[in-house]
């Protein structure tokens, strides 16, 4: 003098930004942003400074001659605005597709020469008329029972009157008969119902049954696929249109944690090795 090592202090560090305040600077406040990013105290009628202002008082950790100013340059992010691309959500419109109904084609194959499919009558259905039946109602009738207590009839025990007797009256029970009635039963005529019947004419059919003709191999239900026609009440796909709200990307515009060139300040004392 230089190089290691170790101990000090000066000094630094324990976040930055943007709004509001403020002549202004910064803190209390509000926002963003981010870190291993201290603690107590007081602070918007505010607190503490003045361009050397980038808080204050007190204390704590922790670097340590370390670092700290300053910000070229890039910037994660966020924003403004323009293109471009895309998605969602309403609304319309158009075409489809659901949805009804027909035609062909496939399958399936109850049933079928004990005779299928269509055809054709005929019943069943409805009107009309005429009639039978049943069951009620009404009317008169015939018969059979009953049927009048003082208000039919007849015969009148007993009892009453009367007469010398014979006999004579009147006349209740009863018993026969009988009108009104009344109960049953027949049958007759009207009449009404009706899950009831025949008959003659009309009418009616996409179906369903039954029965006959006729006809000679189909063919009932059930699916798929197509084509066609009708429908827009709902529900659905696709295309465009409009309204709106997002998302990506690329450039502009501002801000920005964060890194960090040049540059300034400072770069200090002790001790022990070594050379």
């Nucleotide at each position: 003098g230089c190089a290691g090592a170790g101990a000090c202090u000066a000094g630094g560090c324990u976040g930055g930004g943007g709004a509001g305040u403020u002549u202004g600077g910064c803190g209390u406040u509000c926002c963003c942003u981010g870190u291993u990013a201290c603690c107590a105290c007081a602070a918007a009628u505010c607190g503490c400074c003045a361009u050397u202002a980038u808080g204050g008082u007190g204390g704590a950790g922790u670097c340590g001659a370390a670092g700290c100013c300053c910000g070229a340059a890039g910037g994660c992010g966020a924003u403004u605005g323009u293109a471009a691309u895309u998605g969602g959500a309403u609304a319309g419109a158009a075409u489809g597709g659901c949805c009804c109904g027909g035609g062909u084609u496939c399958u399936u194959g109850a049933c079928u020469g004990c005779g299928a499919a269509g055809c054709u009558c005929u019943g069943u259905c409805c009107c009309a008329u005429a009639g039978g039946a049943u069951u009620g109602u009404u009317u008169a009738c015939g018969u059979a029972a009953u049927g009048a207590a003082u208000c039919g009839a007849g015969u009148c025990a007993g009892a009453c009157c009367u007469u010398g007797a014979c006999g004579g009256g009147a006349g209740c029970a009863g018993c026969u008969c009988u009108a009104a009635g009344u109960u049953g039963u027949g049958g007759a005529a009207a009449u009404a119902a009706u899950g009831u019947u025949u008959a003659u004419g009309g009418g009616g059919u996409c179906c369903g049954c039954a029965g006959a003709g006729u006809g000679g191999a189909g063919g009932a239900u059930a699916g798929a696929a197509u084509u066609u026609g009708g429908u827009u009440a709902a529900c659905u796909g696709u295309u465009c249109u409009a309204u709106u709200u997002g998302g990506u990307u690329a450039c502009c515009u501002u801000c920005c944690a964060c890194u960090g060139a040049a540059g300034g300040c400072g770069u200090g004392u002790c001790u022990c090795u070594g050379c």
The prediction has a mean pLDDT of 78.
Archaeal signal recognition particle RNA from a Candidatus Aenigmatarchaeota archaeon, 275 nucleotides, folded computationally.
Of the family's consensus pairs, 92% are formed in the model.
Lineage of the source: Archaea > Nanobdellati > Candidatus Aenigmatarchaeota.
It is recorded under the gene name ffs.
It matches the Rfam family "Archaeal signal recognition particle RNA". The literature on the family includes a 2002 paper in Curr Opin Struct Biol by Wild et al., "Towards the structure of the mammalian signal recognition particle". Gene Ontology terms of the family: SRP-dependent cotranslational protein targeting to membrane, signal sequence recognition and signal recognition particle, plasma membrane targeting.